[in-house]
RNA sequence: CUUAGUUAAUAGCAAAACUAGUGAAAACUAGUGACGCAAAACUAUAGGGCCUUCCUCGGAUGGUAGCCAGUUGCCGUU
Numbered sequence: 001c002u003u004a005g006u007u008a009a010u011a012g013c014a015a016a017a018c019u020a021g022u023g024a025a026a027a028c029u030a031g032u033g034a035c036g037c038a039a040a041a042c043u044a045u046a047g048g049g050c051c052u053u054c055c056u057c058g059g060a061u062g063g064u065a066g067c068c069a070g071u072u073g074c075c076g077u078u
Base pairs, nucleotide, nucleotide: 005075012037013036017032018031019030020029021028022027035066041071042070043069047068048067049064050063051062053060054059
């Protein structure tokens, strides 16, 4: 320096559900909670897929990164 993420350590995030709120909906925000995550950090106008609502069925509004993907990063057992 590169690859791997198996062994530790220091840290981190937070599924479902419930409560309150936002929204046309999908879904999102906060609290509780912890299914799990070696990137469950960032990116939705770089790309694909999926979901919602509307429609003149050509498309359009919105969402999903914990679907794939792109970008960046901690540690230093092997």
Notes: c-di-GMP-I riboswitch aptamer from a Mycoplasmatota bacterium, 78 nucleotides, folded computationally. Its mean pLDDT, the model's own confidence on a scale to 100, is 79. The model forms 95% of the base pairs in the Rfam consensus. The source organism's lineage runs through Bacteria, Bacillati and Mycoplasmatota.